[in-house]
RNA sequence: UAUAUUAAAAGGUACAAUCAAGGAAACUUGAUGUCACAAAGCUAUCGGGGCUAAGGGUUAUCAUCUAUGCCAGCCAGCUGCCGUU
Repeated sequence: UAUAUUAAAAGGUACAAUCAAGGAAACUUGAUGUCACAAAGCUAUCGGGGCUAAGGGUUAUCAUCUAUGCCAGCCAGCUGCCGUU
């Protein structure tokens, strides 16, 4: 330096749920909480995939289509801590 490996130590984040606030909603923020995570750090106009449908389109109606809205704790891209063999 590269590849593989995941024991230890010190730490980190914070699922669901509940309460409050924002939002048309998805969802987000804060508090409590702690399911799980070796990248559950960052990135949504670099890519794939997913959610919602206010507004707009279609429709006799029921409904249906659509992202400029949202999700990275779905895949992915980029970056990073400790140190065992």
A computed fold for an 85-nucleotide RNA from Peribacillus asahii, annotated as c-di-GMP-I riboswitch aptamer. Its Rfam family is "c-di-GMP-I riboswitch aptamer". Rfam describes the family as follows. GEMM was predicted in a large-scale screen for bacterial structured RNA regulatory elements. Taxonomically the source falls in Peribacillus (Bacteria, Bacillota, Bacilli, Bacillaceae). The model forms 95% of the base pairs in the Rfam consensus.